[in-house]
The part of an RNA shown here (small-subunit ribosomal RNA, 3' major domain) has 460 nucleotides and comes from a metagenome. The RNAcentral record of the full RNA draws on SILVA.
Context: one part of a larger RNA
RNA sequence: UGACGGGGGCCCGCACAAGCAGCGGAGCGUGUGGUUUAAUUCGACGCAACGCGAAGAACCUUACCAGGGUUAAAUCUGCCUCGACAGCUCGGGAAACCGGGUCUCCCGCAAGGGCGGGGUGGAAGGUGCUGCAUGGCUGUCGUCAGCUCGUGCCGUGAGGUGUUGGGUUAAGUCCCGCAACGAGCGCAACCCCUGUCGCUAGUUGAAUUUUUCUAGCGAGACUGCUGGUGGCAAGCCAGAGGAAGGCGGGGAUGACGUCAAGUCAGCACGGCCCUUACGUCCUGGGCUACACACACGCUACAAUGGCCGGUACAACGGGUCGCAACACGGCGACGUGAAGCUAAUCCCUUAAAACCGGCCUCAGUUCAGAUUGCAGGCUGAAACUCGCCUGCAUGAAGUCGGAGUUGCUAGUAACCGUGGGUCAGCACACCGCGGUGAAUACGUUCCCGGGCCUUGUACA
Numbered sequence: 001u002g003a004c005g006g007g008g009g010c011c012c013g014c015a016c017a018a019g020c021a022g023c024g025g026a027g028c029g030u031g032u033g034g035u036u037u038a039a040u041u042c043g044a045c046g047c048a049a050c051g052c053g054a055a056g057a058a059c060c061u062u063a064c065c066a067g068g069g070u071u072a073a074a075u076c077u078g079c080c081u082c083g084a085c086a087g088c089u090c091g092g093g094a095a096a097c098c099g100g101g102u103c104u105c106c107c108g109c110a111a112g113g114g115c116g117g118g119g120u121g122g123a124a125g126g127u128g129c130u131g132c133a134u135g136g137c138u139g140u141c142g143u144c145a146g147c148u149c150g151u152g153c154c155g156u157g158a159g160g161u162g163u164u165g166g167g168u169u170a171a172g173u174c175c176c177g178c179a180a181c182g183a184g185c186g187c188a189a190c191c192c193c194u195g196u197c198g199c200u201a202g203u204u205g206a207a208u209u210u211u212u213c214u215a216g217c218g219a220g221a222c223u224g225c226u227g228g229u230g231g232c233a234a235g236c237c238a239g240a241g242g243a244a245g246g247c248g249g250g251g252a253u254g255a256c257g258u259c260a261a262g263u264c265a266g267c268a269c270g271g272c273c274c275u276u277a278c279g280u281c282c283u284g285g286g287c288u289a290c291a292c293a294c295a296c297g298c299u300a301c302a303a304u305g306g307c308c309g310g311u312a313c314a315a316c317g318g319g320u321c322g323c324a325a326c327a328c329g330g331c332g333a334c335g336u337g338a339a340g341c342u343a344a345u346c347c348c349u350u351a352a353a354a355c356c357g358g359c360c361u362c363a364g365u366u367c368a369g370a371u372u373g374c375a376g377g378c379u380g381a382a383a384c385u386c387g388c389c390u391g392c393a394u395g396a397a398g399u400c401g402g403a404g405u406u407g408c409u410a411g412u413a414a415c416c417g418u419g420g421g422u423c424a425g426c427a428c429a430c431c432g433c434g435g436u437g438a439a440u441a442c443g444u445u446c447c448c449g450g451g452c453c454u455u456g457u458a459c460a
């Protein structure tokens, strides 16, 4: 000087408390451990691994396994050579590939060029190892308020001072004081979205116009005004006006550093290793196994509900290898035909919860839907291993969950639907969007994490 303390003081944070909804019990989904396996590819492991890399494992992906091939195969290139060796076709084969037949390239007068094949030479190739050799990127403490420097001053020195102190703030924010005076990286502001108003322009938006909307510019909020308080400070409290009030709400933005944190499998890269194989191609299998254990979800256990009928109101987005109205067929998934739309035009697109009426009357039920059987539909060469959906039948556990544990302070939680990316197909995941819309916070003793000052230390 730090770090640490079941030392002290001050102060924060959904940290506790006060509340609401869950998880932990059930079934299912997904991930992981374990076990199994020819293989169940690899990585991630307290917080900060476990719906994580993976924003889509039937083949492909694929890195794993079994079997069958290949040695210069993919790609680039120098030189030589050929013009069918390519293509087509036949045979073998699971395919890759191997063998046979047929054919005898194009432009140009030419030189030459193009295309394709072969030979040879040079670059090879490796998801093999090392994240403890690395770059880059990322997580975390933490959007916590800190971390430093120049000069000066103090100290033999490590170092201190500044940055401590008195107030104040979300903030090392600001004020006052002070052997310090200044400055940098952080904080804040500048950026984006949203809430009010004005102006401008309006197509395809609305109904012509006010207006709504679309998208550009601007105004507005600054403790500006009043009162109180405070040290005539910074500020704090109350009020007026205002759409909005003291950072209005949300986002982006992550200081010096810590964890030899994560990643050699995204990429790059040092070193090491393989080179008729640890490279590469193909078929099939596996990553989907299942006594079990954990993590994160979905659906429920019902009457604030379930079912039936009627009826209302969104937003964000996406669409030409696409979205598909509408009509017809089908109980339905869907099929057949097909208008429109390169989209504020057309389509996806009836939002659902809600509301109105009816049935059910507390039961393992008209709750719940696992599981299984049959019959179908869709995508795709191909759904056996191993996809999704529909109809009929079947109707399991489950009656609110032990110890414990998670999220959330307002348009939030909770509930409800909806769009998108990935994608041929497949979403209970992820990223968004709107609809309905709470309860509670006395307080900081305690648990957890953090900041500042101080104290002890046999720790560095």
Stems, first nucleotide, its partner, number of pairs: 001460002003457003007454007015444002019408005026299008034290002042053002064285007075123009087102006105114003125274002128272003134268002136263003139259001141257001146185006152161003165176003191251004196219007222245001225239005301401001305360006317348003322341002326337004367398001372393007414436007